[in-house]
Context: one part of a larger RNA
């Protein structure tokens, strides 16, 4: 030096574990904010660097429930103290609550500097302490220009607003890769990003609809009609709707006409307008007349404010072996008797426990706070018909043209639905649509608003579940957006397990000291903190070989 075999170091694989993840169910709860919100910056312990709670009243105060024998956080030691006159702890309310952040008294290089007015201390002054002191806005009052009346405009006071946030939602804006095996219409895709806005849902909605049968009757979601009709360089792809079955269900209020009051203006004709009645439909309302019922009860009411029940934020009670005996360090485990069960869900205890600890079934609980029905209060509501061509029934609006978007639908035979520019009706003997246009026919009433439920989402909170992960895996994190990189946006780690219990090795030894031999603990010390288990590469030592 090769090889073997034994024992040893180094090394972390690998097994077991699991404090921490992932994915999803069901309830809740869906908002915080100038009463300074979300996020921080500094501070706050005897001893204190981190995290954690707090705020100069600083691991705290006050109260008002619970709850019991110990307590002074993670976190041990020493100190010093607390607690049956109930501490600590758990929950309701509550007070303090430093700066910085919208940040708002001015500035600012966020967490700093610099003020002006009142008041209170003071005999005053510095001071100190509390309050004001930012824009926009809505209403009020007081002032007040050019410019007489006025106004603008300025001042006080007053109401709301600013900023946060995870996804859903609605709107205004809008890529590209990519696909089409290239690419240009197309696709991707009205997605990705941006911007606004709001709500617990948003949005939509009570037919100027849908049919085509003399049918149906607000909107929304889900199935399904159907990858059909269709659209498409008829490429690549794109792709309904009606009808049918579900979930759920709820309908209303305006503007006009005319009537009463009230104000302005007025060329006295009227015209404006503010309040209240009326009135809301596919034929209807108003006015005028004329007729039945009824006149205050039934009944209706999603709409308004308050309240119960009930839940919710702490809890309580809760059955049955400290059974014998064997192995063991240990008993829950082996064998033998028992005994509960609305409870044999689960976890922990020195090994695998229905009866040992928390629990679990079932049951009870609130002083204070939230939420919050049904029913009751209050409180809102006449109703049918006939006559009559008197009046009213959303105008720069329907509708054409040119030009865009949007509908599955690319211009096409293109209707519908929105409109940039242009032009521009009609008045119920009226007016839109039934996919070009036109006649019949049938459906329907635009140019005003509201509207709950069935839908969608999860930042959060409580419970739950898994043919989900087990430390190169599961979240980037077993806590970390740290630690480290970058001017900056941003990027972004590693890193888990002594033992049942510190019983964490008291003496002695050998050494500066690590370190390590011996004693002791322990069931084990090849479990000794660089700690469970300890493959493999590599290193080494001994023995045997071989050269």
């Nucleotide at each position: 030096g090769g090889c073997a075999u034994a024992g040893g170091g180094u090394g972390a694989a690998u097994g077991c574990c699991u404090u921490g993840g992932c994915a999803c169910c069901a309830g809740g709860a869906g908002c915080c904010g100038a009463a300074g919100a979300a996020g921080g910056a500094c501070g706050u312990g005897g001893u204190a660097a981190g995290c954690u709670g707090c705020g100069a009243a600083a691991a705290g105060c006050c109260u008002c429930g619970g709850g019991u024998a110990g307590c002074u956080g993670c976190a041990a030691g020493c100190a010093a103290g607390c607690u049956u006159u109930g501490a600590u702890c758990c929950g309701g309310g509550g007070a303090u609550g430093u700066c910085c952040g919208a940040a708002u008294g001015g500035g600012g290089a966020a967490a700093c500097c610099c003020a002006u007015c009142u008041a209170a201390g003071u005999a005053a002054a510095c001071c100190u302490u509390a309050g004001a002191u930012a824009c926009c806005u809505u209403c009020u009052g007081c002032u007040g220009a050019a410019u007489u009346c006025a106004u603008a405009g300025g001042c006080a006071g007053u109401u709301g607003g600013a900023g946060g946030c995870a996804a859903c939602c609605a709107g205004g804006g809008g890529a590209a890769c990519u696909g089409a095996a290239a690419c240009a219409u197309c696709u991707a895709a009205g997605u990705a990003c941006c911007c606004u806005g709001a709500g617990g849902a948003a949005g939509a909605g009570a037919a100027a609809g849908a049919a085509a049968a003399a049918u149906c009757g607000a909107u929304u979601c889900c199935c399904u009609c159907a990858g059909u009709a269709g659209c498409g360089g008829c490429g690549a792809g794109c792709g309904a709707a009606a009808g049918g079955g579900g979930a759920a269900g709820a309908g209303c209020c305006c503007a006009a006409a005319c009537c009463u009051a009230g104000a302005g203006c007025u060329a006295c004709g009227g015209c404006u307008u503010u309040a209240g009645g009326g009135g809301u439909u596919g034929u209807g309302g108003a006015u005028a007349g004329a007729g039945c019922c009824a006149u205050a009860a039934a009944g209706a009411g999603a709409a308004a404010g308050g309240u119960u029940a009930u839940u919710c934020u702490a809890a309580c009670c809760g059955a049955a072996g400290a059974g014998g005996u064997c192995u063991g360090g240990a008993a829950a485990g082996g064998c033998c008797c028992a005994c509960c069960a609305c409870a044999g869900a689960a976890g922990g205890u020195g090994a695998a426990a229905g009866u040992c600890c928390u629990g679990u079934a079932g049951g009870u609980g609130a002083a204070a706070g939230a939420a919050g029905a049904a029913g009751a209060u209050u409180c809102u509501c006449g109703g049918c018909c006939c006559u009559a061509a008197u009046c009213c029934a959303g105008a720069g609006u329907a509708c054409c043209a040119c030009g865009a978007g949007g509908c599955a639908c690319g211009u096409g035979a293109a209707a519908c639905c929105u409109u940039g520019u242009g032009g521009g009706a009609a008045a119920c003997a009226g007016g839109g649509a039934g996919g070009a246009c036109c006649a019949c026919c049938u459906c329907c009433c635009a140019a005003g608003g509201c509207u709950a439920a069935a839908u969608a989402c999860u930042a959060c909170c409580u419970g739950g579940u898994g043919a989900c992960c087990g430390a190169u895996a599961g979240a980037g994190g077993a806590u970390a957006g740290u630690a480290c990189c970058g001017u900056g946006a941003g990027g972004g780690a590693a890193a888990g397990g002594u033992g049942a219990a510190a019983a964490g090795a008291a003496c002695c030894c050998c050494g500066g000291a690590a370190g390590g031999g011996g004693a002791g603990u322990g069931a084990a010390a090849u479990a000794g903190a660089a700690c469970c288990u300890g493959a493999a590469a590599c290193c080494c030592u001994a023995u045997g070989u071989c050269u």
RNAcentral holds the full RNA, with entries from ENA. A computed fold for a 547-nucleotide part of an RNA from Wukongibacter sp. M2B1, annotated as large-subunit ribosomal RNA, domain I. Its mean pLDDT, the model's own confidence on a scale to 100, is 83. Its Rfam family is "Bacterial large subunit ribosomal RNA". Gene Ontology terms of the family: structural constituent of ribosome and ribosome.